Predicted 3D model of a 96-nucleotide RNA (SAM riboswitch aptamer (S box leader)) from Sporolactobacillus mangiferae. Its mean pLDDT, the model's own confidence on a scale to 100, is 78. NCBI's taxonomy places the organism under Bacteria, Bacillati, Bacillota, Caryophanales, Sporolactobacillus.

[in-house]
RNA sequence: UUCUUAUCGAGAGAGGCGGAGGGACCGGCCCUAUGAAGUUUCAGCAACGGGCGAUGAAAAAGCAGCACCGUGCUAAUUCCGGAAUGAAGAUAAGAA
Numbered sequence: 001u002u003c004u005u006a007u008c009g010a011g012a013g014a015g016g017c018g019g020a021g022g023g024a025c026c027g028g029c030c031c032u033a034u035g036a037a038g039u040u041u042c043a044g045c046a047a048c049g050g051g052c053g054a055u056g057a058a059a060a061a062g063c064a065g066c067a068c069c070g071u072g073c074u075a076a077u078u079c080c081g082g083a084a085u086g087a088a089g090a091u092a093a094g095a096a
Base pairs, nucleotide, nucleotide: 001096002095003094004093005092006091007090008089013042014041015040016039017038021031022030023029025082026081027080028079043074044073045072047071048070049069050068051066052065053063055061078088
């Protein structure tokens, strides 16, 4: 990067560096010099996989638990509408 499957109305921000953009695209609307993107430190959340735990006859199955490991995430329903009533995007797991 491509393919497959699942999920997307829940949840969770402060500081340093940086210095004008950001919210995928189009339209709207919004965020932003009271500091955008990016990056980094610390903190947090608990979506997916692993682990642990409890339920269970069970190595099945599901769970509202833990945050230990791997990812991920921490304005607004994936911000709203549309292309296309998800064929787009994001994340996870698996495969090439």